[in-house]
RNA sequence: AGAGUUUGAUCAUGGCUCAGAUUGAACGCUGGCGGUAUGCAUAACACAUGCAAGUCGAACGGUAACAGCAGAAGCUUGCUUCUGGCUGACGAGUGGCGGACGGGUGAGUAACGCGUGGGAAUCUGCCUUAUAGUGGGGGAUAGCCCGGAGAAAUCCGGAUUAAUACCGCAUACGCCCUACGGGGGAAAGUUGGGGAUCUUCGGACCUGACGCUAUUAGAUGAGCCCGCGUUAGAUUAGCUAGUUGGUGGGGUAAUGGCCUACCAAGGCAACGAUCUAUAGCUGGUCUGAGAGGACGAUCAGCCACACUGGGACUGAGACACGGCCCAGACUCCUACGGGAGGCAGCAGUGGGAAUAUUGCACAAUGGGCGCAAGCCUGAUGCAGCAAUACCGCGUGUGUGAAGAAGGCCUGAGGGUUGUAAAGCACUUUCAAUUGUGAAGAAAAGCUUUUGGUUAAUAACCUUGAGUCUUGACAUUAGCAAUACAAGAAGCACCGGCUAACUCCGUGCCAGCAGCCGCGGUAAUACGGAGGGUGCAAGCGUUAAUCGGAAUUACUGGGCGUAAAGCGUACGUAGGCGGUAUACUAAGUCAGAUGUGAAAGCCCCGGGCUUAACCUGGGAACUGCAUUUGAUACUGGUAGGCUAGAGUAUGGUAGAGGGGGGUAGAAUUCAUAGUGUAGCGGUGAAAUGCGUAGAUAUUAUGAGGAAUACCAGUGGCGAAGGCGGCCAUCUGGACGGGUACUGACGCUGAGACGCGAAAGCGUGGGUAGCAAACAGGAUUAGAUACCCUGGUAGUCCACGCCGUAAACGAUGGGUGCUAGGUGUCGCUGGCUUUGACCCCUGCGGUGCCGUAGCUAACGCAUUAAGCACCCCGCCUGGGGAGUACGGCCGCAAGGCUAAAACUCAAAGGAAUUGACGGGGGCCCGCACAAGCGGUGGAGCAUGUGGUUUAAUUCGAUUCAACGCGAAGAACCUUACCUGGGCUAGAAAACACGUGAAUCUGGCGGAAACGUCGGGGUGCUCUUCGGAGAACGCGUGGUUAGGUGCUGCAUGGCUGUCGUCAGCUCGUGUCGUGAGAUGUUGGGUUAAGUCCCGCAACGAGCGCAACCCUUGUCGCUAGUUACCAGCGAGUCAUGUCGGGAACUCUAGCGAGACUGCCGAUAUUAAAAUCGGAGGAAGGUGGGGAUGACGUCAAGUCAUCAUGGCCCCUAUGUCCAGGGCUACACACGUGCUACAAUGGUCGGUACAAAGGGCUGCCAGCCAGCAAUGGUGAGCUAAUCCCAAAAAACCGACCUCAGUACAGAUAGAAGUCUGCAACUCGACUUCUUGAAGUCGGAAUCGCUAGUAAUCGCUGAUCAGCAGGCAGCGGUGAAUACGUUCCCGGGCCUUGUACACACCGCCCGUCACACCAUGGGAGUUGUUUGCUCCAGAAGUGGCCGAGCCAACCCGCAAGGGAGGCAGGUCCCCAAGGAGUGAAUGAUGACUGGGGUGAAGUCGUAACAAGGUA
Repeated sequence: AGAGUUUGAUCAUGGCUCAGAUUGAACGCUGGCGGUAUGCAUAACACAUGCAAGUCGAACGGUAACAGCAGAAGCUUGCUUCUGGCUGACGAGUGGCGGACGGGUGAGUAACGCGUGGGAAUCUGCCUUAUAGUGGGGGAUAGCCCGGAGAAAUCCGGAUUAAUACCGCAUACGCCCUACGGGGGAAAGUUGGGGAUCUUCGGACCUGACGCUAUUAGAUGAGCCCGCGUUAGAUUAGCUAGUUGGUGGGGUAAUGGCCUACCAAGGCAACGAUCUAUAGCUGGUCUGAGAGGACGAUCAGCCACACUGGGACUGAGACACGGCCCAGACUCCUACGGGAGGCAGCAGUGGGAAUAUUGCACAAUGGGCGCAAGCCUGAUGCAGCAAUACCGCGUGUGUGAAGAAGGCCUGAGGGUUGUAAAGCACUUUCAAUUGUGAAGAAAAGCUUUUGGUUAAUAACCUUGAGUCUUGACAUUAGCAAUACAAGAAGCACCGGCUAACUCCGUGCCAGCAGCCGCGGUAAUACGGAGGGUGCAAGCGUUAAUCGGAAUUACUGGGCGUAAAGCGUACGUAGGCGGUAUACUAAGUCAGAUGUGAAAGCCCCGGGCUUAACCUGGGAACUGCAUUUGAUACUGGUAGGCUAGAGUAUGGUAGAGGGGGGUAGAAUUCAUAGUGUAGCGGUGAAAUGCGUAGAUAUUAUGAGGAAUACCAGUGGCGAAGGCGGCCAUCUGGACGGGUACUGACGCUGAGACGCGAAAGCGUGGGUAGCAAACAGGAUUAGAUACCCUGGUAGUCCACGCCGUAAACGAUGGGUGCUAGGUGUCGCUGGCUUUGACCCCUGCGGUGCCGUAGCUAACGCAUUAAGCACCCCGCCUGGGGAGUACGGCCGCAAGGCUAAAACUCAAAGGAAUUGACGGGGGCCCGCACAAGCGGUGGAGCAUGUGGUUUAAUUCGAUUCAACGCGAAGAACCUUACCUGGGCUAGAAAACACGUGAAUCUGGCGGAAACGUCGGGGUGCUCUUCGGAGAACGCGUGGUUAGGUGCUGCAUGGCUGUCGUCAGCUCGUGUCGUGAGAUGUUGGGUUAAGUCCCGCAACGAGCGCAACCCUUGUCGCUAGUUACCAGCGAGUCAUGUCGGGAACUCUAGCGAGACUGCCGAUAUUAAAAUCGGAGGAAGGUGGGGAUGACGUCAAGUCAUCAUGGCCCCUAUGUCCAGGGCUACACACGUGCUACAAUGGUCGGUACAAAGGGCUGCCAGCCAGCAAUGGUGAGCUAAUCCCAAAAAACCGACCUCAGUACAGAUAGAAGUCUGCAACUCGACUUCUUGAAGUCGGAAUCGCUAGUAAUCGCUGAUCAGCAGGCAGCGGUGAAUACGUUCCCGGGCCUUGUACACACCGCCCGUCACACCAUGGGAGUUGUUUGCUCCAGAAGUGGCCGAGCCAACCCGCAAGGGAGGCAGGUCCCCAAGGAGUGAAUGAUGACUGGGGUGAAGUCGUAACAAGGUA
């Protein structure tokens, strides 16, 4: 520091996801040791049990328990019992101090609660300092005892008693109050020691200590007030009656509406009051480069709370966690009358995914009480449990190649695990065992010593010395010894991100997954294994926070098209603001002071072996406050300036606005005339109108609406918008010159105006047009598009609505930054004075373009450039501009505006393709023009389907279907039935055996089985034998498979297409995908060639080179040929001979737009015409098939990976099947006849084939053919007759003398065998068919059509296929249309690429959500009722010891019980509000491999 993911690819936008760090965590697997930390986050839920706050006998009366002592009694003489507060001590009680600390928790609280900095009107026990005092009296009361009530808790009565308990009196400098005269107010003793003196022997007295009282100052702690800071929501906008202030009074420690009476009417709020939700706050913690963001466990500070709510008492301090009273809920006890309780203290229990022991000790630190010893202390110190976290250590080290075994993989060689192990040598940390062994401990006590106090050498305090003890942890840390490598490694991951790869299993199953995505038979993605990678006593997962995320942007983002500029103006608050001077010093800057707790973070040191951890110092704490300075800038104040802004003045242009008037053209209607049969409308029609007279035409009239031409990227307006003409009222703009005001400005949250069309209300108006509606068409349907009608509406007046793709998809203002060229308005200059042209300035409005900007497209002085100011808005897509709430509206609806849920994208610009019922150019038997067919018939053949035991398999638009198959009776053959074989029908090796081979019998359908007979070969030889080929048997490595997968493959092939295309290198352009080249202008069959050009070249294709055919020449003449010469025959190149011709087959020549003219021009390419020529513009034909497409075809030609079968899916045999047959389709043959048929006669080919062959001739047969038999291994002989044609005859338009299917009979041939199932011959039979619907195919010249011939396969079988020649046409105007293709361009939401994409209803399943008669909770406002406990006020007839008066009785003061009033918690009633859960039914929404209906959008998407 980035990465993955939208696309075919690209850039940018934008979300989602990952890598990091962290945690009081939990879960899974695993687990050796130690140190240091941490450990109920949930139910402030409920709690059994134990403990957590006591202490003081030196305050007091005392003596229940224990011990000692003394005495007494009983006696089993050392035990028991009793007595005595006498002593140590001490239960209960009175009294004092402490239970307000310490410990827990975070429910409440959005608050002066907390943080920070200030302030004045206060209190403060114990402690410190200082001063003074501590005199003298009194009356009670608990306990104890007695009696009573009660189950208990507890309570009542009587008698008696003490105090440091309580109450007067005295004194009181200081203290408090005061009207300044005065008035008021205190105490307590206990104990240690003691020389005199006194004594009731208790003591007094002196002294010390601890106390007590009053006051002073402090320290500490606490209370109160203020500035600033402190979460979210405006779908919470108004809140407030003690409310805000004042006066008097009360109250408090103290200020204050804190409380009360009266008076005034204030106070808070858009700088967010009130309300709602959430939340303890902070130091800090986590993260981050920082700024920030999230959090507030442990530790520390503050606050709040203690079962829930209320209340006070006591006290220095509480409205009190382990106190009290009351109310409530809950739990427990109960004798049913009544009582008891509060773990959010420490342990522990239930609960929970989850968080420890009902431990030890007060040894240390600290706290309470005490003079002290000491007691108490679940504070604390320790231990226990937990890998919960951090840190450290170990699980060995070295050597060791036969690279062991085993595992895994393999191309079978090997590789890998791997120096890893074993083996050898060494070490012993940690753990184990044994031993040793610190520090944490200083005090107090005792003895003694110094100093102080004192009358005192006593006591007490203090300094030092000595002595004596005090350890929970603890079997401590550490150290030493012993022995053995001995006891100690796992977890996750391995498709990319992201380090790490193979095999097997599985087969869209099981499963994985953080995102993208894997899995449908070769999965590096699932599961296992081997191997590897990462971390390591841990490793992963889940949850959560920050980061990455510049993805809320202060640092640090955006708004033309990606999300985003309000429709537009005016203007309030607010924000910002020209120029020069002076003052001020609020902002700003600098210095100083105080504060910013400690801990933490950071730096430098120190201590534990190191580290974590602990510890010392520093820095920092970016802040706040006070103070002293500075004055540039901002602000403030003062008086100025004129460049911004505005005013006046005289001009200009204009569909700017309002109301009023008026004009002509047109449509429609009405009346009248002329006139006759149609009009109208459409793609074509129909509905409609018209003989009752339409349409057309003429005249007149009525009425409404709109203003042709001018008219223009012309004008005006803020926008919406504005269009005949005239006058009137009125707003703004612009240009010119001068004068004036003097910053008056810009923007603008709210607010308030304007605001197209449609729509609404009331009243008018209505010619045309026209939603709805009706009819006619179209259509599968057509609630549409088209047509005929037609109502609201459109128009006017008034009032609403307030929205639009209200768009420049571009907020307003100001300044700056190259130009060029139009146009509108105005000024100035020049001027030939013109309705001219040119130059210049200002203001509008367009186009092009530089820099710059932009993702690109594009923008570019009218910015989307460079800057400043202000406002509005955005933060993934969907859900949704929806729901709910509120406001507005008559309604329609508008404004404001979510969430659940769901997806990994959605979207922008540009690129390459593909596609378009887009465009342009061009080509092709593509159409057209022609000729002949197919589709109808019969038959042949192939396919589908059906059938079957099997009808083997494959091929399926063109590009399957007379295709694989150039030939299924057996074989072929792969299929079926049945019968056999199992090393196999064929191959290699080893061993054994036999030569090989020939042959017979039997069973059987054959295969096969079984029984025999003949035969001993060849090579070498040491003669024993060995070997080769061949046969048989056995054995194991193996064979075999037309079994599957053509979607695992090779090879081969088809197709687009013989179409003209497909690419590369370098350069250039572009951020990039890519582009350029290859586009353009011509031309061509052609990316063929030429020209031009940021391209220049090149490759694969085209063409040519190859074969064949057409002309000629040369060479060569046998089997071919025969002109001339000769010979011969009835006749024939038959013979001699010839080398001329034909021909054969080899080599050459020839054709190149070369020549001429025209066209084209660019001095081009080329085209057209002509000459010559056998042939002319590629002469004809063939072979030749670019990059690629179709997962095209073929595993059954062959080869081959993987899978499958192995006495069968292999192999052999017989028979059957592939030949079936209601039917459908393709390809053919033969026909339907006279351009013909039949009969007879007569001609002319080419190219092939032939010895298991072709077969002449002759004979036989009607014939197929048979018999006989010459020739030929072929330019020699044979197949072999060519046929159509031509000549002649008959047939005469009919189902025929056409056609030949079907059928019967008889034969021939091939073959082992023609039944299923061959071909051919003869005779007989004589079906459909009279030219073929929709539709469709071939062909452009030696072609179509027509005629026959040959060959491959082959025993036999061709109507098919592959070839060959004979005869031999018609037509092409042309490219509008159909099909296919090429190039350019355009649109695109397509890229599996239009057989694409995609929308909505309906049906089904699931999910969340709105409404909903309601139901049920929670919170809360208001109005009442109620009123416990309690403070306060009042009463207080009942009761009362202290003080006063009084001799006393009694009275007074004061108090208690009780009563009552105010306030008030719970509770109750009523009525609202907010919010949650739930609800029959209902609304839409979302999601879901293969449902239904249509086809709305994307191309002109077929109606943009």

Small-subunit ribosomal RNA from a metagenome, 1504 nucleotides, folded computationally. It matches the Rfam family "Bacterial small subunit ribosomal RNA". Model confidence (mean pLDDT): 85 of 100. The sequence is in RNAcentral, with records from SILVA.